[in-house]
Context: one part of a larger RNA
RNA sequence: UGACGGGGGCCCGCACAAGCGGUGGAGCAAGUGGUUCAAUUCGAUGCAAAGCAAAGAACUUUACCAGGGCUUGACAUGUCGUGAAUCCUCCCGAAAGAGAGGAGUGCCUUCGAUAACGCAGACACAGGUGGUGCAUGGUUGUCGUUAGCUCAUGCCGUAAGGUGUUGGGUUAAGUCCCGCAACGAGCGCAACCCUCGUGUUUAGUUGCCAGCAUUGAGUUUGGAACCCUGAACAAAUUGUUGGUGAUAAGCCGGAGGAAGGUGAGGAUGACGUCAAGUCAUCAUGCCCCUUACACCCUGGGCGACACACAUGCUACAAUGACCAGGACAAAGUGUCACGAUCCCACGAGGGCAAGCUAACCUCAAAAACCCAGCCUCAGUUCGGAUUACAGGCUGCAACUCGCCUGCAUGAAGCCGGAAUCGCUAGUAAUCGUCGAUCAUCCAUACGGCGGUGAAUCUGUUCCCGGGCCUUGUACA
Numbered sequence: 001u002g003a004c005g006g007g008g009g010c011c012c013g014c015a016c017a018a019g020c021g022g023u024g025g026a027g028c029a030a031g032u033g034g035u036u037c038a039a040u041u042c043g044a045u046g047c048a049a050a051g052c053a054a055a056g057a058a059c060u061u062u063a064c065c066a067g068g069g070c071u072u073g074a075c076a077u078g079u080c081g082u083g084a085a086u087c088c089u090c091c092c093g094a095a096a097g098a099g100a101g102g103a104g105u106g107c108c109u110u111c112g113a114u115a116a117c118g119c120a121g122a123c124a125c126a127g128g129u130g131g132u133g134c135a136u137g138g139u140u141g142u143c144g145u146u147a148g149c150u151c152a153u154g155c156c157g158u159a160a161g162g163u164g165u166u167g168g169g170u171u172a173a174g175u176c177c178c179g180c181a182a183c184g185a186g187c188g189c190a191a192c193c194c195u196c197g198u199g200u201u202u203a204g205u206u207g208c209c210a211g212c213a214u215u216g217a218g219u220u221u222g223g224a225a226c227c228c229u230g231a232a233c234a235a236a237u238u239g240u241u242g243g244u245g246a247u248a249a250g251c252c253g254g255a256g257g258a259a260g261g262u263g264a265g266g267a268u269g270a271c272g273u274c275a276a277g278u279c280a281u282c283a284u285g286c287c288c289c290u291u292a293c294a295c296c297c298u299g300g301g302c303g304a305c306a307c308a309c310a311u312g313c314u315a316c317a318a319u320g321a322c323c324a325g326g327a328c329a330a331a332g333u334g335u336c337a338c339g340a341u342c343c344c345a346c347g348a349g350g351g352c353a354a355g356c357u358a359a360c361c362u363c364a365a366a367a368a369c370c371c372a373g374c375c376u377c378a379g380u381u382c383g384g385a386u387u388a389c390a391g392g393c394u395g396c397a398a399c400u401c402g403c404c405u406g407c408a409u410g411a412a413g414c415c416g417g418a419a420u421c422g423c424u425a426g427u428a429a430u431c432g433u434c435g436a437u438c439a440u441c442c443a444u445a446c447g448g449c450g451g452u453g454a455a456u457c458u459g460u461u462c463c464c465g466g467g468c469c470u471u472g473u474a475c476a
Base pairs, nucleotide, nucleotide: 001476002475003473004472005471007470008469009468010467011466012465013464015460016459019423020422021421022420023419026314027313028312029311031309032308033307034305035304043052064300065299066298067297068296069295073125077124078123079121081119082118083117086103087102088101089100090099092097127289128288130287131286132285136283137282138278139277140276141274143272148187149186150185151184153182154163155162156161167178168177169176193266194265195264196263198234199233200232201231202230203229204228208223209222213220240254241253242252243251244250303442316416320375322373325370326369332363334361338355342351343350344349382413387408389406390405391404392403393402429452430451431450432449433448434447435446
């Protein structure tokens, strides 16, 4: 100087408390461990691994296994020879890959060559998702959006170092004020950026419709007021007022205001820590393989199942289930696509096919909700696992191993031990909706979007994590 303390002081955080909803019990989904296996490819392992990498494993992917093949190679450059390329038929085979027979002979022609492509040969080489993340770059997590981390000059100390950065207040903040052997500065904080919330101006099509006509319908004429969309500006700065404070920084209350003290949310992550993660995104040193640890193919596996763990979904019901009718979103997607209306089917779906490269057409039905009916506390009209049959769709192909529909079947489960998690407001809870990936889809996941919409906290004793000062130390 740090680190540590079941030392002290001050302070903060859904850290506790106060509350609401869960997990832990059930069934299932997906992940991991373990076990099994020819293989169940590999990585990630307290917080900070485990619905993670994977924004989508039937083949492919695929890296794993079995078998069949291949050796200048699936891919690159150079050299030499040959044939243009390419197409068709037969044959062995699971395919990969072999074999046989034909068709075809292009472009430029100076008859020397030569581009692209195929085949064959020899070598230089290719190739490796082989090893090492404890050789590395790059990138990411974490403490932590915590308020810290430093430097120049000066001063103090023999020096390591200190001071500044401590102190009194204050703040979300090393934020600001005051003081001070310090005076300044940098990286962080804040602001500048994006979205939402208010208004003005401007622009009105595909969007809008007050009044005037008009229609089945903003459909048409018309309008530019309103809504909305795009752009540009304005607006919030403790500005104003009262109190308090050291006449400061600030704090508390009020007015006006769409918004008030960081208005709400996001992006933004200092010096560093964990030899943290990643050699399997990529790049790369060294080591290793080279008729194989490279490459091609078929089939299988990554989907196994006494069990254990973390994450979810659905429930256990009446604040509910079922059935009929009715209403209100936002944000997105779409041309190898989205696909209306109509017809067929109980349905998944099928047929014909308008429109739309989209504020125009489409996906598209929002659901919870409202209103009427029924069920009356039961393992039930709760719950839907499991299983049988019959179908549909995608795709070369749904056996291992897809999704969906109909009919039947109707398991556990009556609110969950010790323990434990999230959340402070348009939040939790609850309800639907869209997207990426994608032929289809194992999505109950992930990332957005809106609808309905609470309770509690004016406390810091305690648990956990963190910051500053101080103290002890046989630790570095």
Small-subunit ribosomal RNA, 3' major domain from Picea glauca, 476 nucleotides, folded computationally. The RNAcentral record of the full RNA draws on SILVA. Rfam family: Bacterial small subunit ribosomal RNA. Gene Ontology terms of the family: structural constituent of ribosome and ribosome.